[in-house]
RNA sequence: GGAGUCGGCUGAGCAGCCGCUGGCCGAGCGCCAGAGGAAAGUCCGGGCUCCUUGGGCAGGGUGCCAGGUAAUGCCUGGGAGGCGCGAGCCUACGGAAAGUGCCACAGAAAAUAUACCGCCGACAUCGUCUCGGUAAGGGUGAAAUGGUGCGGUAAGAGCGCACCGCGCCACUGGUAACAGCGGCGGCACGGCAAACCCCACCUGGAGCAAGACCGAAUAGAGGAGCGUUCGAGUGCGCCCAGACGAGCUCCCGGGUAGGUCGCUAGAGACCUGUGGUGACACAGGCCCCAGAUGAAUGGUUGCUCUCGACAGAACCCGGCUUAUAGGCCGACUCCCGAC
Numbered sequence: 001g002g003a004g005u006c007g008g009c010u011g012a013g014c015a016g017c018c019g020c021u022g023g024c025c026g027a028g029c030g031c032c033a034g035a036g037g038a039a040a041g042u043c044c045g046g047g048c049u050c051c052u053u054g055g056g057c058a059g060g061g062u063g064c065c066a067g068g069u070a071a072u073g074c075c076u077g078g079g080a081g082g083c084g085c086g087a088g089c090c091u092a093c094g095g096a097a098a099g100u101g102c103c104a105c106a107g108a109a110a111a112u113a114u115a116c117c118g119c120c121g122a123c124a125u126c127g128u129c130u131c132g133g134u135a136a137g138g139g140u141g142a143a144a145u146g147g148u149g150c151g152g153u154a155a156g157a158g159c160g161c162a163c164c165g166c167g168c169c170a171c172u173g174g175u176a177a178c179a180g181c182g183g184c185g186g187c188a189c190g191g192c193a194a195a196c197c198c199c200a201c202c203u204g205g206a207g208c209a210a211g212a213c214c215g216a217a218u219a220g221a222g223g224a225g226c227g228u229u230c231g232a233g234u235g236c237g238c239c240c241a242g243a244c245g246a247g248c249u250c251c252c253g254g255g256u257a258g259g260u261c262g263c264u265a266g267a268g269a270c271c272u273g274u275g276g277u278g279a280c281a282c283a284g285g286c287c288c289c290a291g292a293u294g295a296a297u298g299g300u301u302g303c304u305c306u307c308g309a310c311a312g313a314a315c316c317c318g319g320c321u322u323a324u325a326g327g328c329c330g331a332c333u334c335c336c337g338a339c
Base pairs, nucleotide, nucleotide: 001335002334003333004332005331006330007329008328009327010326012304013303014302015301016300017299018298020034021033022032023031024030025028036310040321041320043319044318045317046316047315048207049206050205051204059203060202061201062200063199064078065077066076067075068074079093080091081090082089083088094198095197099196100195101192102191103190116138117137118134119133120132121131122130123127146164147163148162149161150160151159165187166185167184168183169182171180172179173178211261212260213259214258222251223250224249225248226247233244234243268287270285271284272283273282274281275280305308
């Protein structure tokens, strides 16, 4: 200098004026605060709320091991397998001798097995067209009945042996996944479980339009009082007269309109220290950081720059995933060159 890998940060800036939402009290043309890293998708996990006699099945989810966490399908560390020269990246990574099912085309055969070409042998029969042996070689396929070598044989074959692989058993290391090593078995029926299924573990449902409270109105089950020729009540102050007259008043209840709460101080942010490889935990200090409900977070002016992406809260957190112009930082790898 070039090419990469991994991780993190940022997401135009400053000022004036006018607005909008919330808060405060000193009540003023006052002061303070006012979207995001994803506020998004709503895919997981929780808090909270309501439903709920108890238990189970079904259903759903997860799926190497250990740890973290409120919990998780998340994260961290590790193992195994795969990819990359490497930094590093990816993995749904339990069980296929419990059972069932599926495996297009091609091919002899796709799983109760089997032989197209070939190789080898046999023959009172010599057949390109018979009988038998074989599965080393060829051919088909995504996948073909362990691999390589030596022996062996008519030709071959785990038929025998060595190594590798596989299975079982023991030992050693490791919490474990697993690894190493030794012995035994001659090898026994391929793949698919994000096919049914089996095994292990987890799992009640609905959601802030949850739910709670206040409460005009209307219907009305109920209670009390007064009243029905001994007349309550009725023309909105009182009295008298006349008229009408069988109901009237209060309580309770109900919960529409509307309002209040839930609502934002929290598994909280930041700094420092300690423990831990790490995720994370603990301790101390310090801070308060949107809370609307037709629902605010905007408009305008001036200056500057590299001329500005994806996108906007609606109960709240922890994750994952997806979108994102540009800029910045750190660690590491490979290649080339110079000293």
Molecule: Bacterial RNase P class A
Organism: Candidatus Rariloculaceae bacterium